[in-house]
RNA sequence: GCCUGGGUCCCGCGCAGCGGGCACCCUCGAACCCCGCCAGGCCCGGAAGGGAGCAACGGUAAGGGGGAACGCCUGGGUGCCGCGGGGGUGCCGAGGCGGA
Numbered sequence: 001g002c003c004u005g006g007g008u009c010c011c012g013c014g015c016a017g018c019g020g021g022c023a024c025c026c027u028c029g030a031a032c033c034c035c036g037c038c039a040g041g042c043c044c045g046g047a048a049g050g051g052a053g054c055a056a057c058g059g060u061a062a063g064g065g066g067g068a069a070c071g072c073c074u075g076g077g078u079g080c081c082g083c084g085g086g087g088g089u090g091c092c093g094a095g096g097c098g099g100a
């Protein structure tokens, strides 16, 4: 100096990770306009009994708080990650050939 095929660059796909959301677990959570059970009291009845039903108790919903990191959805100027395609001005490095 030449040639070859790579990286850096662009696009697509994938993987990992991060953020957000849903779902999961625990807890709090409706005096009444949720449920159950309904003391007392009230009502019906001659009575036996029955009825509605407040508080309390139990449960649950919307919602709040905490936990967990495996599942789903979603997002990107996350990643010396992988695959494919594109590109060839420059830079980086590898191999081969030739010359000095």
Stems, first nucleotide, its partner, number of pairs: 001097004006092003009086006015079002018075005024067005034059003042051003
The prediction has a mean pLDDT of 80. The RNA shown here (Bacterial small signal recognition particle RNA) has 100 nucleotides and comes from an Acetobacteraceae bacterium. It was read from a public genome assembly, where an Rfam model found it. It matches the Rfam family "Bacterial small signal recognition particle RNA". Gene Ontology terms of the family: SRP-dependent cotranslational protein targeting to membrane, signal sequence recognition and signal recognition particle, plasma membrane targeting. About the family: The signal recognition particle (SRP) is a universally conserved ribonucleoprotein involved in the co-translational targeting of proteins to membranes. Of the family's consensus pairs, 96% are formed in the model. Taxonomically the source falls in Acetobacteraceae (Bacteria, Pseudomonadati, Pseudomonadota, Alphaproteobacteria).